This is a predicted structure of a 74-nucleotide RNA (transfer RNA) from a Caulobacteraceae bacterium. The same sequence occurs in records of 2 taxa.
RNA sequence: GGCCCGAUAGCUCAGCAGGAUAGAGCAGCGGUUUCCUAAACCGAAGGUCGGGGGUUCGAGUCCCUUUCGGGCUG
Numbered sequence: 001g002g003c004c005c006g007a008u009a010g011c012u013c014a015g016c017a018g019g020a021u022a023g024a025g026c027a028g029c030g031g032u033u034u035c036c037u038a039a040a041c042c043g044a045a046g047g048u049c050g051g052g053g054g055u056u057c058g059a060g061u062c063c064c065u066u067u068c069g070g071g072c073u074g
Stems, first nucleotide, its partner, number of pairs: 001073007010026004019057001029043004050066005
């Protein structure tokens, strides 16, 4: 240099071929229970999907570009 994969909640990840409100577990917060903690159970909150542009009625998903991480290769 070329090619491939990844980037979505604080963390680990899902999101199947573009379709309506973007989800799960854990953590944190509130509650029930307990003498208190822990555990268990219940609840709410938390994200403009790495950045920028494009296509489309509609984009996490498709196209271009770019940043970072990983891998293969000359």
Its Rfam family is "tRNA". About the family: Transfer RNA (tRNA) molecules are approximately 80 nucleotides in length. By type it is a transfer RNA. Taxonomically the source falls in Caulobacteraceae (Bacteria, Pseudomonadati, Pseudomonadota, Caulobacterales).